[in-house]
RNA sequence: GCGUGUCUAGUUUAGUGGUAGAAUGUCUGCCUUCCAAGCAGACGGCCAGGGUUCGAUUCCCUGGAUACGCA
Numbered sequence: 001g002c003g004u005g006u007c008u009a010g011u012u013u014a015g016u017g018g019u020a021g022a023a024u025g026u027c028u029g030c031c032u033u034c035c036a037a038g039c040a041g042a043c044g045g046c047c048a049g050g051g052u053u054c055g056a057u058u059c060c061c062u063g064g065a066u067a068c069g070c071a
Base pairs, nucleotide, nucleotide: 001070002069003068004067005066006065007064010024011023012022013021018054025043026042027041028040029039030038047063048062049061050060051059
């Protein structure tokens, strides 16, 4: 330099053209003599820009980061 894959919550991840779930984490409450554990609730996210579309996290293009391969 060229090609391919990946990018979703603080972390690990599911997901699909029609308002994005889980676990874990943090906070609050319950329980407990206290702590831990347990239970309930809340918080928090689609890498950036553009295009297609009635509608994009999803499809396309460009860029960024990262992994792998070729030279």